RNA sequence: CGACCAGGCCGGACAGCCGCGGACUCAUGCCGAAAGGCAGAGGAUGAGGAAAGUCCGGGCUCCACAGGGCAGGGAUAACGGGUAACGCCCGCCGGGGGUGACCCCAGGACAAGUGCAACAGAGAUAUUCUGCCGGCAUCAUGCCGGUGAUGGUGAAAAGGUGCGGUAAGAGCGCACCCGGCCCAUGGUGACAUGGGUUUUACGAUGUAAACUCUAUCCCGGAGCAACGCCGUGGAGGGACAUGUGAUCGGCCCGAUCGUCCCGAGGAGGCGGCUUGAUCCCAGGAGCGAUCCUGGGGCUAGAUAGAUGGCUGUCAAGACAGAACCCGGCUUACAGGCCUGCGUCCC
Numbered sequence: 001c002g003a004c005c006a007g008g009c010c011g012g013a014c015a016g017c018c019g020c021g022g023a024c025u026c027a028u029g030c031c032g033a034a035a036g037g038c039a040g041a042g043g044a045u046g047a048g049g050a051a052a053g054u055c056c057g058g059g060c061u062c063c064a065c066a067g068g069g070c071a072g073g074g075a076u077a078a079c080g081g082g083u084a085a086c087g088c089c090c091g092c093c094g095g096g097g098g099u100g101a102c103c104c105c106a107g108g109a110c111a112a113g114u115g116c117a118a119c120a121g122a123g124a125u126a127u128u129c130u131g132c133c134g135g136c137a138u139c140a141u142g143c144c145g146g147u148g149a150u151g152g153u154g155a156a157a158a159g160g161u162g163c164g165g166u167a168a169g170a171g172c173g174c175a176c177c178c179g180g181c182c183c184a185u186g187g188u189g190a191c192a193u194g195g196g197u198u199u200u201a202c203g204a205u206g207u208a209a210a211c212u213c214u215a216u217c218c219c220g221g222a223g224c225a226a227c228g229c230c231g232u233g234g235a236g237g238g239a240c241a242u243g244u245g246a247u248c249g250g251c252c253c254g255a256u257c258g259u260c261c262c263g264a265g266g267a268g269g270c271g272g273c274u275u276g277a278u279c280c281c282a283g284g285a286g287c288g289a290u291c292c293u294g295g296g297g298c299u300a301g302a303u304a305g306a307u308g309g310c311u312g313u314c315a316a317g318a319c320a321g322a323a324c325c326c327g328g329c330u331u332a333c334a335g336g337c338c339u340g341c342g343u344c345c346c
Base pairs, nucleotide, nucleotide: 002344003343004342005340006339007338008337009336010335012314013313014312015311016310017309018308020046021045024042025041026040028039029038030037031036048319052330053329055328056327057326058325059324060223061222062221063220072219073218074217075216076215077214079091080090081089082088093107094105095104096103097102108213109212113211114210115207116206117205129151131147132146133145134144135143136142137141159177160176161175162174163173164172178203179202180197181196182195183194184193185192186191227271228270229269230268236262237261238260239259240258245257246256247255248254278297279296280295281294282293283292284291285290
């Protein structure tokens, strides 16, 4: 230099003009007795890394519900931690991939039982199609037996290699290796290393994202259009009254009128609503996820739903738009930046 790896960040920038939402301020205007309301002005502020899918885990709210066990259902699956919790995250073990940095794994049990294994193949679990060997009969050849060592099929065919052995063969015997089991050592542990194990009943195909079994955890329902509060008018109901009453009016005549209370659902308004397992900085513990201490900050809250439009310069540019709130996962995404005593090649 080039090609990569891991982690983190940004995701149009600047300027001008116009506009919108919710707060705040005002020696502003109008209304009001006031509280305050409606306008106006001002300077700040106003979508995301995924706001998405709604797939997990919680908070919150209402309805239902005596307690315990069994059954049933669901989820997870090496081991150790983290967390409010999780099916999430971190570390580690084992396996696999890469020259490497590093990446990936639904990673318990098929010797409890049951099921399935397409096509091919004689045969899918104990089978002789071919081959090899022995015996008998025979002109070719056939029959009986042995053999999983040959060939062929297949994803998969009786642990592997070699030597011996045998009629031919076979863990039949031996050496080494792989796996299982036992012991020792190290490790919190999964496990690793070493040693041992009359080699066939320690080795009997695969498959559990097949039924199933084992272990652990969980268990009612609905979801902010949840739910709580206020409440004009009015259906309706109740109490009192039938004039010595109320209103208009200076007075008379006159005109008009019952008064008060409760009030479901629906329309409407307010709350829920954004201060929270919160964010930033510093120090500390830890390999890390994360935790502890101190300081500082407040960062959309609408309800038909604001977060926009135009112009200029540069660039050409994606996926996409809150609606109760958090922690994750997954999916989509043009382009760019930073860090690394990270890697490989020269």
The prediction has a mean pLDDT of 75.
Predicted 3D model of a 346-nucleotide RNA (Bacterial RNase P class A) from Faecousia sp.
Its Rfam family is "Bacterial RNase P class A". Rfam's curators write: Ribonuclease P (RNase P) is a ubiquitous endoribonuclease, found in archaea, bacteria and eukarya as well as chloroplasts and mitochondria.
The RNAcentral record of the sequence draws on ENA.